Small-subunit ribosomal RNA from an uncultured prokaryote, 1375 nucleotides, folded computationally. The sequence is in RNAcentral, with records from ENA.
RNA sequence: GUCGAGCGGUAACAGAUCUAGCUUGCUAGGUGCUGACGAGCGGCGGACGGGUGAGUAACGCGUAGGAAUUUACCUAAUGGCGGGGGAUAGCCCAGAGAAAUUUGGAUUAAAUACGCCCUAUGGGGGAAAGCAGGGGAUCUUCGGACCUUGCGCUAUUCGAUAAUUCUGCUUCGGAUUAUCUAGUUGUUUGGGUAAAGGCCCACCAAGGCGACGAUCCGUAGCUGGUCUGAGAGGAUGAUCAGCCACACUGGGACUGAGACACGGCCCAGACUCCUACGGGAGGCAGCAGUGGGGAAUAUUGGACAAUGGGGGCAACCCUGAUCCAGCCAUGCCGCGUGUGUGAAGAAGGCCUUAGGGUUGUAAAGCACUUUCAGUAGGGAGGAAAAGUUAGUCGUUAAUAACGGCUAACCCUGACGUUACCUACAGAAGAAGCACCGGCAAACUCCGUGCCAGCAGCCGCGGUAAUACGGAGGGUGCGAGCGUUAAUCGGAAUUACUGGGCGUAAAGCGCGCGUAGGCGGCCUGAUAAGUUGGAUGUGAAAGCCCCGGGCUUAACCUGGGAACUGCAUUCAAAACUGUCAGGCUAGAGUAUGGUAGAGGAUAGUGGAAUUUCCGGUGUAGCGGUGAAAUGCGUAGAGAUCGGAAGGAACAUCAGUGGCGAAGGCGACUACCUGGACUGAUAUUGACGCUGAGGUGCGAAAGCGUGGGGAGCAAACAGGAUUAGAUACCCUGGUAGUCCACGCCGUAAACGAUGUCUAUUAACCGUUGGGUCUGUUAUGGACUUGGUGGUGAAGCUAACGCGAUAAAUAGACCGCCUGGGGAGUACGGCCGCAAGGUUAAAACUCGAAUGAAUUGACGGGGGCCCGCACAAGCGGUGGAGCAUGUGGUUUAAUUCGAAGCAACGCGAAGAACCUUACCUACUCUUGAAAUCCAGUGAACUUGCUAGAGAUAGCUUGGUGCCUUCGGGAACACUGAGACAGGUGCUGCAUGGCUGUCGUCAGGUCGUGUUGUGAAAUGUUGGGUUAAGUCCCGUAACGAGCGCAACCCUUAUCCUUAUUUGCCAGCACUUCGGGUGGGAACUAUAAGGAGACUGCCGGUGAUAAACCGGAGGAAGGUGGGGACGACGUCAAGUCAUCAUGGCCCUUACGAGUAGGGCUACACACGUGCUACAAUGGUCGGUACAGAGGGUUGCCAAGCCGCGAGGUGGAGCUAAUCCCAGAAAGCCGGUCGUAGUCCGGAUCGGAGUCUGCAACUCGACUCCGUGAAGUCGGAAUCGCUAGUAAUCGUGAAUCAGAAUGUCACGGUGAAUACGUUCCCGGGCCUUGUACACAACGCCCGUCACACCAUGGGAGUGGGCUGCACCAGAAGUGGGUAGC
Repeated sequence: GUCGAGCGGUAACAGAUCUAGCUUGCUAGGUGCUGACGAGCGGCGGACGGGUGAGUAACGCGUAGGAAUUUACCUAAUGGCGGGGGAUAGCCCAGAGAAAUUUGGAUUAAAUACGCCCUAUGGGGGAAAGCAGGGGAUCUUCGGACCUUGCGCUAUUCGAUAAUUCUGCUUCGGAUUAUCUAGUUGUUUGGGUAAAGGCCCACCAAGGCGACGAUCCGUAGCUGGUCUGAGAGGAUGAUCAGCCACACUGGGACUGAGACACGGCCCAGACUCCUACGGGAGGCAGCAGUGGGGAAUAUUGGACAAUGGGGGCAACCCUGAUCCAGCCAUGCCGCGUGUGUGAAGAAGGCCUUAGGGUUGUAAAGCACUUUCAGUAGGGAGGAAAAGUUAGUCGUUAAUAACGGCUAACCCUGACGUUACCUACAGAAGAAGCACCGGCAAACUCCGUGCCAGCAGCCGCGGUAAUACGGAGGGUGCGAGCGUUAAUCGGAAUUACUGGGCGUAAAGCGCGCGUAGGCGGCCUGAUAAGUUGGAUGUGAAAGCCCCGGGCUUAACCUGGGAACUGCAUUCAAAACUGUCAGGCUAGAGUAUGGUAGAGGAUAGUGGAAUUUCCGGUGUAGCGGUGAAAUGCGUAGAGAUCGGAAGGAACAUCAGUGGCGAAGGCGACUACCUGGACUGAUAUUGACGCUGAGGUGCGAAAGCGUGGGGAGCAAACAGGAUUAGAUACCCUGGUAGUCCACGCCGUAAACGAUGUCUAUUAACCGUUGGGUCUGUUAUGGACUUGGUGGUGAAGCUAACGCGAUAAAUAGACCGCCUGGGGAGUACGGCCGCAAGGUUAAAACUCGAAUGAAUUGACGGGGGCCCGCACAAGCGGUGGAGCAUGUGGUUUAAUUCGAAGCAACGCGAAGAACCUUACCUACUCUUGAAAUCCAGUGAACUUGCUAGAGAUAGCUUGGUGCCUUCGGGAACACUGAGACAGGUGCUGCAUGGCUGUCGUCAGGUCGUGUUGUGAAAUGUUGGGUUAAGUCCCGUAACGAGCGCAACCCUUAUCCUUAUUUGCCAGCACUUCGGGUGGGAACUAUAAGGAGACUGCCGGUGAUAAACCGGAGGAAGGUGGGGACGACGUCAAGUCAUCAUGGCCCUUACGAGUAGGGCUACACACGUGCUACAAUGGUCGGUACAGAGGGUUGCCAAGCCGCGAGGUGGAGCUAAUCCCAGAAAGCCGGUCGUAGUCCGGAUCGGAGUCUGCAACUCGACUCCGUGAAGUCGGAAUCGCUAGUAAUCGUGAAUCAGAAUGUCACGGUGAAUACGUUCCCGGGCCUUGUACACAACGCCCGUCACACCAUGGGAGUGGGCUGCACCAGAAGUGGGUAGC
């Protein structure tokens, strides 16, 4: 929960009937008579269904088998169902209690409730029950008996179902868990159970499990399946289904067929609630729902209509099982948000090279459609039963009753406003999300400026971001899209399929050997492995295939296949295994030889070092880069003789030998291991490998006892050095040596485990053997070692290559990103030092190998350069000039910064320049273009002002004209615009510097290499040169080199003025003139030089050396000319230019000032310090330039700068213009001078509007420092350095600067060791921003993680003990 068809009955409801109250009706009461039924007795069910996964590593699950068992209801069968008795609920009374509940008493019914007797250690004696329907005889106490049907009950048996139990196999991780176990393992006898069993007991025995992983610890429900994957696998165990376990936590039993029981009981505990404080109640991991937790998960819905379950004869009742609905885009599937047309390619947006492009047929417009949603109407299927009636069959004595079948009737829908259909209206109501740097489909603008931010990985962002944010556009998917978390894949990145270990991580240091793994040839047997067939099983669902049903699909449904497994059975006999028998090729044994630093013990030897003794002998020795400490006049060192002692064994000696490895080296003896080799005999697979185990094991170290010459950690001293706890030196202790015992590690390496077999050649060496033979220090062959080159093959490459890293087989060990770390903890070993085994947290996006190209090296080789050296002259010291830094300032404008900024931009700042500062002014502007108006332009004068400017004023009316006007110019006005020496040279162009005038830098094709790359371009020579030659897997070709260009040196031809003058003439004596064209010169064109010739060297080459000739000789001298590239080199202030910024100012004008400052520092120069000189006088010889806004002659004046003057010259004509050093002569006499000239005073000249700040020059006077310059550093190799003067550009004026010109005119170079720079080849590299690289450690501070830590708290657990609820069993006592 249900059953009144088990029972006594009747509290409530309804009907019927009776009675009463007053009146149709209502109320009350009676009658169990009927439908029914509360409470109760009794039966069945509450062990199913539903939930959850805490526990469990287990016979729990899975699979395949088994047995010593039970099973209510169900099915089938055979029998049976007789007699009797006593209680007890409910109800009533009394009591306790707040309640829950409970005690006592009396009375009582029936039953499908209960029960009895005997024995007692077990046990035995057989059990049972009725109820309902119908009924003809017969009997009757009229209740019924009796018969029959159905249900029920009882006994036994078969079955079915369900359950119990046992076994084989499978089932996570940890060995830093290796031993566990006393009821433990087993026999026997009992007990117990439904049943086997140490399940329990007694006795006996001492077993049982375990490296095939016991025990312990951690984690976990198992499976069918699910996700992924080509598969093998890996991960997982939601939904659905099977099993197990659990029900607040723990324990326990009772009842029952079944439970040790989710919505039963008892006890203990925790928690919640009630309470009168005495005591009670409860268990959502059932369905909803609440709270909490959380990133996160739904309604306190409807119905038993269907399916199923329980009870019942049935109707029926119950059923949060179930079927439905609600919520959630959580997933899967389907559908819609419209379709067609539409170019003026609308508007708007965005971009723009300003033309246009794009959004985009997209929209609008026009023409259609109406799914879905909306409104209205219609409308299946899910429903078959049951029931009633009729018919028929079974049963029966029976036409009752019951059951089956058939027919008719009636009736049952939660969903549900169902699915579906029809009508209506209108494009009407319906699109988002992510992404757009690469991976990976999709691009622009703006904003931002290493900020804000993005990011899966690489990485983006520092002013032009396709990477951030926004926008436009695009791409992808779409009622979804993206993120996060997780799993598999890719990952052959744990490799069974399917990896590796020389150098990337990885071969144990080496042997022996246990278990294990693997194992030669032949024969027979067997059938464990193996192969095939059959049978059973492998639940259903799922996956797959073929059909079917919803308009399709998802979904549902039928059939098949599959489930790769296990078991049983039959067969086969090749291979593996097992058993038996044989063989000799593997492996041993015997026997003859051979080589050897193989091992152990004992003895012996010589050389050398040191010390000691003695002799000779004298001042040093020793040591180093140089020294010192040290030793020595107390006699060292040197040398001679003698002695002692310890250790090690030169030469031989060799990629020679031996050994398993470590290792082994004088000689002799003894003991001893192994190898090789020859020929025979013999055993008969006896073999290989080898987890654990065990032995050996360099050096150092440790213990005990010896020994100790040399060497030598530590230590001391001396040096070196910034320091030097080092390298060097002088000493020196452990130790090194011996004996015994430990340690057990090394780059213990061939960085290559052991064994076996197969696979081209060639050359050495060592140990045997055979043959040959011309007898040699020979040759051929074979075998064991040990080396080199190398084929095939292998390898990422390097390399390996019969001694493999090749090809195969057997076994072992080891690896899985770097660091943390071979560390911590734990275990084992050790005297200790320490060894061995061996993590994690945390952290990084790498770490590593081999090879390539560069760069670099206090690596190598070759070579070059004023690079060094050899020389000459300087700088650095002085004064001055000039530039820079710094400082100062209102401003001292800006740039340049090692070489490669600093006499640089600037070939020239008093104003200007000028960019800076101060002050005063302007605002379409100082200059440009466009528009409108006015006026010619222009100009005189005055006033104010520092001026710009402002005001007033005078003169002037021009040119062209189609008469409208136009051009130029000026002014005014408005706006477009101008303007900026403002920023960014790290946004740029152009130009420039530098390496470097160094000889390099590349490409095509070919070839080599997996590739980066290489080759060519390297090599042998040679050159100034990648210049040329030869060789050569390279052959060729560009850019560079060289040459072509200019100039200079010689000659020739032509030309002859302004230049020239040999010869001739004139002359004022000046090429002045006539004349000449020879010479010089000028300026055009040619010639010439090419290693062309000769000799030598060389490779017969290229080339080099020497020579001849020649003006010049090996590029004749000089210039211009600068490869690929480097330095984010320099310049936005030459110019140009992107972007940004300013716009009554960061633009423009004016005046004055500043760029010229001055404690200081540096660079570049000039002048000097003097006698190779100064000074005075005389005198000689250039080149190249410039000149009309110019150069300026003669003459005159001035001491001079200069003035005056005006001839000449647009220049081979005139001028600047006297060249100077030089030469000749005088003087000075080594001094701060007759050197030096700064500084200052005075007087002047010139330029210029103007020399105050701030010019140059002249004269007179003044007369500073300086007597050749520290460290350091620069230039130069021949017409050069040095020295001397001259000119020009710029420029009004203003050079000691710059550029150019000539005069005089040297020295030195042995040479390439060193410094600097460069080129080529090679080598190492942990560098590639490329050595100004990279990188190590301590310390300081903060933080994170981990280990230790005096301890402390908690959890799990072993052993022992104390207390002990409920309960079960037993004993005793009572009944």